About this RNA: This is a predicted structure of a 100-nucleotide RNA (SAM riboswitch aptamer (S box leader)) from Rossellomorea aquimaris. The organism belongs to Rossellomorea, within Bacteria. It matches the Rfam family "SAM riboswitch aptamer (S box leader)". From the family's description: The SAM riboswitch is found upstream of a number of genes which code for proteins involved in methionine or cysteine biosynthesis in Gram-positive bacteria.
[in-house]
């Protein structure tokens, strides 16, 4: 690497650079973008894991992460409902850790 555990509707931006898309992948929808998104670097800065470490509990530093919109909504199952819809779980996906 998988397999496994925990979370994911909170919270956190300026400034350059590049130049056409993005918003995990497949659909179907919605937004978003030449008023420079996306990505990348600087510094800020927020706080999910780990570590700091001790009788415990914090801290200050550390190692990863993250700073538009719920993981943008949905799609698979149950249950509520005449029906739009709604709630739950399921699976997929991202981080941490842990493993090799």
């Nucleotide at each position: 690497a998988a397999a496994u555990u925990a979370u994911c509707a909170a919270g956190a931006g300026u400034g350059g650079a590049c130049g056409a898309a993005a918003g995990a992948a497949c659909u179907g929808g919605c937004u978003u973008g030449a008023a420079g998104a996306c990505u990348c670097c600087a510094c800020a800065g927020c706080a999910a894991c780990c570590u700091g470490c001790u009788u415990a509990u914090a801290a200050a530093a550390g190692g990863u992460g993250c700073u538009c919109c719920a993981a943008c909504c949905a799609g698979c199952a149950a249950a509520g409902g005449u029906a739009a819809c709604u709630u739950u779980g399921a699976g997929u996906g991202a981080u941490a850790a842990g493993g090799g």